[in-house]
A computed fold for a 78-nucleotide RNA from a soil metagenome, annotated as c-di-GMP-I riboswitch aptamer.
RNA sequence: GACAAAGGCAAACCCGUCGUGAGGCGGGGGCGCAAAGCCACGGGUCAGGCGUGGGAGCCUGAUAGCCGGGUUGCCGAA
Repeated sequence: GACAAAGGCAAACCCGUCGUGAGGCGGGGGCGCAAAGCCACGGGUCAGGCGUGGGAGCCUGAUAGCCGGGUUGCCGAA
């Protein structure tokens, strides 16, 4: 970050499966993505639990396709 080239990933939804759940994994499927490769460090959001009259708050987990950050990588026009 190109009216380029080779490719890559895979939203919603459906089927199966794991999980209390958010959600994960596999298959199908493509909304999109220049890191939509990887990492829970900061913030956000979501779930489970504790707490309370109600809260604030705390703990555990999830989300990298919510944002920031770290790190690795393909091509090479301006």
Its Rfam family is "c-di-GMP-I riboswitch aptamer". About the family: GEMM was predicted in a large-scale screen for bacterial structured RNA regulatory elements.